[in-house]
C1' cells in the first nucleotide's frame, strides 16, 4: 500500500442476510422474606462506535471516519 471480518446496556448475548415497539441472562439499585446474611420472590434504571445519506420508518441499506482482529505485498 491492497483486501476481508467485527463493533448493541456495567458484562455476555439475540434481532441484521430479508428495514417496522431494541429482547434475554448476569451484575447494580429499591422492596419483600430472614434475628442478620445468602438463596428465593417482586419491581426498577441503563445500550445499537461517530457523522452524513436513502426511506413514512435504519441496530439492519449506502458513504466517510474511529477502534480491534486477520490475510496479501
Nucleotide at each position: 500500500g491492497g483486501g476481508g471480518c467485527c463493533g448493541u446496556c456495567a458484562u455476555c448475548u439475540a434481532a441484521c442476510c430479508a428495514g417496522g415497539c431494541a429482547g434475554g441472562a448476569u451484575a447494580g439499585c429499591g422492596g419483600g422474606c430472614u434475628c442478620c446474611a445468602g438463596a428465593c420472590c417482586c419491581g426498577u434504571g441503563a445500550g445499537u462506535g461517530a457523522g452524513c445519506g436513502u426511506u413514512c420508518a435504519a441496530a439492519u441499506c449506502g458513504c466517510u471516519c474511529c477502534g480491534g482482529c486477520c490475510c496479501c505485498a